[in-house]
RNA sequence: GGGCUCGUGGCUUAGCCAGGAUAUAGCGCUGGGCUUCUAACCCAGACGUCGGGGGUUCAAAUCCCUUCGAGCCCG
Numbered sequence: 001g002g003g004c005u006c007g008u009g010g011c012u013u014a015g016c017c018a019g020g021a022u023a024u025a026g027c028g029c030u031g032g033g034c035u036u037c038u039a040a041c042c043c044a045g046a047c048g049u050c051g052g053g054g055g056u057u058c059a060a061a062u063c064c065c066u067u068c069g070a071g072c073c074c075g
Stems, first nucleotide, its partner, number of pairs: 001074007010027003020058001029045005051067005
């Protein structure tokens, strides 16, 4: 230098191919209930503008371009 894969709450992850309704779930976190206390269990809550930017579209996590980062391969 070239090619491929990946990037979504604090962590992990579904959704992407085939665009559409409030972006999913688990763990963790906070508050409450229960309990002699803790754990477990139950209820509630906070946490994302989907790596960044641009484009297409009535509408983009999803399609296109570009760029950044990580991994692998080729030279």
The RNA shown here (transfer RNA) has 75 nucleotides and comes from Methanosarcina mazei Go1.
Rfam family: tRNA. Rfam classes the family as a transfer RNA. Rfam describes the family as follows. Transfer RNA (tRNA) molecules are approximately 80 nucleotides in length.
Its mean pLDDT, the model's own confidence on a scale to 100, is 81.
It is recorded under the gene name tRNA-Arg-TCT-1-1.
RNAcentral records the identical sequence in 38 taxa.
Taxonomically the source falls in Methanosarcina mazei (Archaea, Methanobacteriati, Methanobacteriota, Methanosarcina).
The sequence is in RNAcentral, with records from ENA, GtRNAdb, MGnify and Rfam.